RNA sequence: GGGCCUCUAGCUCAAUAGGUUAGAGCAUCCGGCUCAUAACCGGCAGGUUCGCGGUUCAAGUCCGCGGAGGCCCA
Numbered sequence: 001g002g003g004c005c006u007c008u009a010g011c012u013c014a015a016u017a018g019g020u021u022a023g024a025g026c027a028u029c030c031g032g033c034u035c036a037u038a039a040c041c042g043g044c045a046g047g048u049u050c051g052c053g054g055u056u057c058a059a060g061u062c063c064g065c066g067g068a069g070g071c072c073c074a
Stems, first nucleotide, its partner, number of pairs: 001073007010026004019057001029043004050066005
């Protein structure tokens, strides 16, 4: 220098050919259980979906330009 892939909650991931309040598990927090802690059980909260634009009635999803990370080639 060239090509390809990934980016969604603190972490690991869903979201069927764009479609109508963005979810799950774990962790945190609260409660239960226990003499107590862990385990276990129940519940709440937590996100402007990497950024900026574009297309569309409608974008996490499609397009463009950036950013970060990974793999390969030179």
Notes
This is a predicted structure of a 74-nucleotide RNA (transfer RNA) from Leeuwenhoekiella sp. Rfam family: tRNA. By type it is a transfer RNA. Rfam's curators write: Transfer RNA (tRNA) molecules are approximately 80 nucleotides in length. The prediction has a mean pLDDT of 82.